[in-house]
Molecule: transfer RNA
Organism: bacterium
């Protein structure tokens, strides 16, 4: 330099056009003499950035940024 893949909650990951979820973690309550386990609930996201297409974009297209793999 060229090609391919990835980027979504604190972490690991779903979600392939109709306003985003799970597990773990955190916090609160219940329970316990207390802790752990368990049960119930809550907070936490400008979906990497900027454009474009569309009535509507996490999803499709383009560029850029970061990371990974391969080729040279």
């Nucleotide at each position: 330099g060229c090609g391919c893949c990835c980027u979504u909650a604190g972490c690991u990951c779903a979600g392939u056009g109709g306003u985003a979820g799970a597990g773990c973690g955190u916090c609160u309550g219940c329970a316990u003499g207390a802790c752990a386990c368990g049960c119930a609930g809550a907070a936490g996201g400008u979906c990497g950035u900027a454009g474009g297409u569309c009535c509507a974009a996490u999803u499709c297209c383009u560029a850029c940024a970061g990371g990974g793999c391969g080729c040279a």